[in-house]
Context: one part of a larger RNA
RNA sequence: CGUUGGAUAUUUGAGUGGAUCUACUCUUAGUACGAAAGGACCAGAGCGGACGAACCUAUUGUGCACCUGUUGUCACGCCAGUGGCAUGGCAGGGUAGCGAAGUUCGGAAUGGAUAAAUGCUGAAAGCAUCUAAGCGUGAAACCAGCCACAAGAUGAGAUAUCCCAUAACUUUAAGUUAGUAAUACCCCUUGCAGAACACAAGGUUGAUAGGUCACAGGUGGAAGUGCAGUAAUGUAUGUAGCUGAGUGAUACUAAUAGGUAGAGGG
Numbered sequence: 001c002g003u004u005g006g007a008u009a010u011u012u013g014a015g016u017g018g019a020u021c022u023a024c025u026c027u028u029a030g031u032a033c034g035a036a037a038g039g040a041c042c043a044g045a046g047c048g049g050a051c052g053a054a055c056c057u058a059u060u061g062u063g064c065a066c067c068u069g070u071u072g073u074c075a076c077g078c079c080a081g082u083g084g085c086a087u088g089g090c091a092g093g094g095u096a097g098c099g100a101a102g103u104u105c106g107g108a109a110u111g112g113a114u115a116a117a118u119g120c121u122g123a124a125a126g127c128a129u130c131u132a133a134g135c136g137u138g139a140a141a142c143c144a145g146c147c148a149c150a151a152g153a154u155g156a157g158a159u160a161u162c163c164c165a166u167a168a169c170u171u172u173a174a175g176u177u178a179g180u181a182a183u184a185c186c187c188c189u190u191g192c193a194g195a196a197c198a199c200a201a202g203g204u205u206g207a208u209a210g211g212u213c214a215c216a217g218g219u220g221g222a223a224g225u226g227c228a229g230u231a232a233u234g235u236a237u238g239u240a241g242c243u244g245a246g247u248g249a250u251a252c253u254a255a256u257a258g259g260u261a262g263a264g265g266g
Stems, first nucleotide, its partner, number of pairs: 001152001005163007015149004021049002024046004033038001051106005059100004066093005071086006110144003117137004164266001166178004183261004187203005208254003211250005217243003224237005
C1' cells in the first nucleotide's frame, strides 16, 4: 500500500515445511520342519541405541553485582576493623537464569488408493487363462492421519462485538480539506520478549520497575564485648552476621502532564 466505511478479537485452511530410523532379549517354541545337527514363519511383549522436541523437580556445569577463608602490598594517623590492586589475586561453596552428561515425551495406531506379487469370475479361442469388460488381497514407498506455519490464498475468506447521519470548500465525484468516534500510536515504567523493530505486562480507577518489609534459598557462625590462655587462639552472647536475579506484601520513588493518527454512509 492492498484486501472497497473505520476498528478490536476469535477463527477456517488452499498451500508449505517437519517427522517417518532401528538393534537385542523374551513368549509362542526347542513347536512346525529335519535322520540328526540344527531350527523358524505368523503373532505378542520387554529393554536399548541414534535422532528430535520441551523442561530445570532431582543430578551435574556455569553462576566476573552472593557468602567465607587466605597470600603479598598500599591506604584509611595507630590497634582493631575495613577498602584498593595483584587473571574475579588465589582458594572453598553457591540462589535465579542459561545449559547437558540430567528429566519427560515422540516416530505410532488406523484408513484410502496402489507396486511387484497373488486371486475370483471370464471370453476372444465350446477347453484353458488373474484381463480383454468386471471384482478382490497386497509394502518402511504415495495420499491422509501426528506437529508447526499459513487469507498478499490479489481467488485477499468466515464469525462475534464496537463506532457512527459533523463542518468548510469545490471542477459536483467512489471529490478535497479540517476537527472528531470506536480504536491505535507517540511518550513513560518494564519483562522469563528481544540485534533494531516486533511481542507481552503496566501507566495513579496503578503492584510495571526500584526501594522497604516478611519469607525461601546461599554462605557458615559477623562486629563489639565478656570469659579462658603468656600468646597464637578458643569459647559465650548467637542457626550469628551478610545476602544478585526467587516468592508474597506494601504507593515510599518513578510510570506526571501532554501530543498524534483515525470513519462520514459504506
Notes
A computed fold for a 266-nucleotide part of an RNA from a Clostridia bacterium, annotated as large-subunit ribosomal RNA, domain VI. The organism belongs to Clostridia, within Bacteria. The prediction has a mean pLDDT of 89. It matches the Rfam family "Bacterial large subunit ribosomal RNA". Rfam links the family to the GO terms ribosome and structural constituent of ribosome.